[in-house]
The RNA shown here (transfer RNA) has 65 nucleotides and comes from uncultured Eubacterium sp. NCBI's taxonomy places the organism under Bacteria, Bacillati, Eubacteriales, Eubacteriaceae, Eubacterium. Its mean pLDDT, the model's own confidence on a scale to 100, is 83. RNAcentral holds the sequence, with entries from MGnify.
RNA sequence: UCUGUGGCUCAGUCGGUAGAGCGACUGAUUCGUAAUCAGUAGAUCACGGGUUCGAGUCCCGUCAG
Numbered sequence: 001u002c003u004g005u006g007g008c009u010c011a012g013u014c015g016g017u018a019g020a021g022c023g024a025c026u027g028a029u030u031c032g033u034a035a036u037c038a039g040u041a042g043a044u045c046a047c048g049g050g051u052u053c054g055a056g057u058c059c060c061g062u063c064a065g
Base pairs, nucleotide, nucleotide: 002065003064004063007022008021009020010019016053024040025039026038027037028036046062047061048060049059050058
């Protein structure tokens, strides 16, 4: 100095309540599996503070790489 965000890999713009792909599960399809299609669940955004009406985002400290 950079990075830390679902199980994994990553997005997330100028601060306005977090998404994608893969994976998992359920259902359809199939004699069955795979593939395909439809759906569901899963993130205290590393941790602790601060600023702000409001923080993944800005500031400080800590931890890990």